The RNA shown here (Lysine riboswitch aptamer) has 162 nucleotides and comes from a pig gut metagenome. Model confidence (mean pLDDT): 82 of 100.

RNA sequence: UGAUAGAGGCGCGAGGUUAAAAAUUAGCAUAUCCGAGGCAGCGAAGCCACAGACGGUAUGUGAAAGGGAACCUUGCCGAAACGGAUACCGAUCGCAACGGUAUUCAGUUGGGCGUCAGGAUAAUAUCCUGCCGACUGUCGCAUAAGCGGAGUGCUAUCGGAU
Repeated sequence: UGAUAGAGGCGCGAGGUUAAAAAUUAGCAUAUCCGAGGCAGCGAAGCCACAGACGGUAUGUGAAAGGGAACCUUGCCGAAACGGAUACCGAUCGCAACGGUAUUCAGUUGGGCGUCAGGAUAAUAUCCUGCCGACUGUCGCAUAAGCGGAGUGCUAUCGGAU
């Protein structure tokens, strides 16, 4: 220096099934009240609306997605996550916001857990980010306790070069 194979453990992802929750919800229907605008942030177009829209109340009916749990299957150990950039998709168009997919950066993070703070969400579940804390794997420096680094790392085997 190249190739191959491995390790860390509540280890990291993906898909399917089941039940829960979402939810005495949204929506729809009926009745009734209100009375001029309403249709996702802005604008345009279009549509609905005094034959009463929007909104409120009552009654009846009544979901789903995302997220999480258990089990099964499966890909793996920069697994993966986050951030930036580009392109495409998502309501008729434009802008913005948000979400998703793909590519990319020799960007950040070894890993899981926990307190706190902020954000997302129906949610006190869960996820993301940041500081901190101990734990753990790895290498180096020490050896009395310990200190420090980062996965572009570490270990093993085979090969090449000096």